[in-house]
RNA sequence: GGAGUCGGCCGGAUGGCCGCUGUGUCGCAUGGCGACACGGAGGAAAGUCCGGGCUCCACAGGGCAGGGUGCCAGGUAACGCCUGGGGGGCGUGAGCCCACGGAAAGUGCCACAGAAAACAGACCGCCGAUGGCCCCGCGGGGCACAGGCAAGGGUGAAAAGGUGCGGUAAGAGCGCACCGCGCGGCUGGCAACAGUCCGCGGCACGGUAAACCCCACCCGGAGCAAGGCCAAAUAGGGGAGCCAUGGCGUGGCCCGCGCUGCUCCCGGGUAGGCCGCUAGAGGCGUGCGGUGACGCACGCCCCAGAGGAAUGGCCAUCCUCGACAGAACCCGGCUUACAGGCCGACUCCCCCU
Numbered sequence: 001g002g003a004g005u006c007g008g009c010c011g012g013a014u015g016g017c018c019g020c021u022g023u024g025u026c027g028c029a030u031g032g033c034g035a036c037a038c039g040g041a042g043g044a045a046a047g048u049c050c051g052g053g054c055u056c057c058a059c060a061g062g063g064c065a066g067g068g069u070g071c072c073a074g075g076u077a078a079c080g081c082c083u084g085g086g087g088g089g090c091g092u093g094a095g096c097c098c099a100c101g102g103a104a105a106g107u108g109c110c111a112c113a114g115a116a117a118a119c120a121g122a123c124c125g126c127c128g129a130u131g132g133c134c135c136c137g138c139g140g141g142g143c144a145c146a147g148g149c150a151a152g153g154g155u156g157a158a159a160a161g162g163u164g165c166g167g168u169a170a171g172a173g174c175g176c177a178c179c180g181c182g183c184g185g186c187u188g189g190c191a192a193c194a195g196u197c198c199g200c201g202g203c204a205c206g207g208u209a210a211a212c213c214c215c216a217c218c219c220g221g222a223g224c225a226a227g228g229c230c231a232a233a234u235a236g237g238g239g240a241g242c243c244a245u246g247g248c249g250u251g252g253c254c255c256g257c258g259c260u261g262c263u264c265c266c267g268g269g270u271a272g273g274c275c276g277c278u279a280g281a282g283g284c285g286u287g288c289g290g291u292g293a294c295g296c297a298c299g300c301c302c303c304a305g306a307g308g309a310a311u312g313g314c315c316a317u318c319c320u321c322g323a324c325a326g327a328a329c330c331c332g333g334c335u336u337a338c339a340g341g342c343c344g345a346c347u348c349c350c351c352c353u
Stems, first nucleotide, its partner, number of pairs: 001349010012318007020040009042324001046335002049333005054223004066219005071085005086100001087098004101214002106212002108208003123153002125149003130146002132143004161179006180203001181201005186195003227275004237266006246260005282301008319322001
């Protein structure tokens, strides 16, 4: 100088004027209005994909069904999140990615190609020792019918351990050595796992479990339009009393049944108002413990809370000319979007000293 990796941070600034909204104080005197002071969107407020708080409903316990998670240890209120570690893959590297339990419990599936796709198989090929047939100069030679083989070719994503030597008619873990694999022991580690130190086994049946399934663990439902309080008008409901002992309907008539007046009381509920509602698993700083996620202690701070829904507009100056985007009960995550800029740590390549 160039190319990268990881982590953190910012996301136009300042001033003036006019507005909107919450709280407090004060003044008018109230369906409120006004003055002053202070506060007023984000790193994702987003998607609503996980986890929890809170509220109501349900619930003895256990099981079934259903759903989710899935290497190990830790963190946390909890998680499908985070941290550290193990294993596998990618990269020269810093680093990045992984639903990463079980396929010798069972079932299913494996397109096309291919002889054969899982109780292996035989298209080309090799052999034909043995039996068969033919020839013969009796030494043998030939055929490839029975049959043997799975080394080589070919198909495929995948063909039943690899290399070599021996062995054989040809071959083959058939035998052996090394490598690989499995099981047991030992050592290290809390563990996942590793070492390959020792022994055993010729090797034991490919893939697929975000296929059914098995194993382990977790999970009640609905959501702030949750839920609660106050409570008009109108209509309707319940009760008591009063008047007439009536009226109307049904019916041929009687009984019966239903409806109907006035006054008072009661409760439900609608409009409307209030609470829930923002002080919280809260933020900042320091110290301590921990590799870390995080925890503990102390100190300081209060930081939107609306309800058709506020956070805006104009002007001036400056700059690097400004992206994605707007809270609606709250919090922890994940994911997605994002102009431009700043800081730190680290890696690789080239050059110079």
Bacterial RNase P class A from an Ectothiorhodospiraceae bacterium, 353 nucleotides, folded computationally. Taxonomically the source falls in Ectothiorhodospiraceae (Bacteria, Pseudomonadati, Pseudomonadota, Gammaproteobacteria). Its Rfam family is "Bacterial RNase P class A". It is annotated as a ribozyme. It was read from a public genome assembly, where an Rfam model found it. The coordinates come from a structure-prediction model, not an experiment, and the mean pLDDT is 78.